Molecule: transfer RNA
Organism: Methylococcus capsulatus str. Bath
RNA sequence: GGGGCCAUAGCUCAGCUGGGAGAGCGCAACAAUGGCAUUGUUGAGGUCGGGAGUUCGAUCCUCCCUGGCUCCA
Numbered sequence: 001g002g003g004g005c006c007a008u009a010g011c012u013c014a015g016c017u018g019g020g021a022g023a024g025c026g027c028a029a030c031a032a033u034g035g036c037a038u039u040g041u042u043g044a045g046g047u048c049g050g051g052a053g054u055u056c057g058a059u060c061c062u063c064c065c066u067g068g069c070u071c072c073a
Stems, first nucleotide, its partner, number of pairs: 001072007010025004019056001027043006049065005
């Protein structure tokens, strides 16, 4: 210098042809227990790495940038 993959909740990750943003763990409240642990129920928590474009509509498609991993030279 060139190619590929990854970036979504505090953490680990899903998201099937472009239309509902989710799970487990963690956190908070409540219930069961004398208490802790544990279990159950409910809830909070996200500019989907940043910008631009296409589209009625973008986590998803296109381009640029940033960071990480990797291959070639």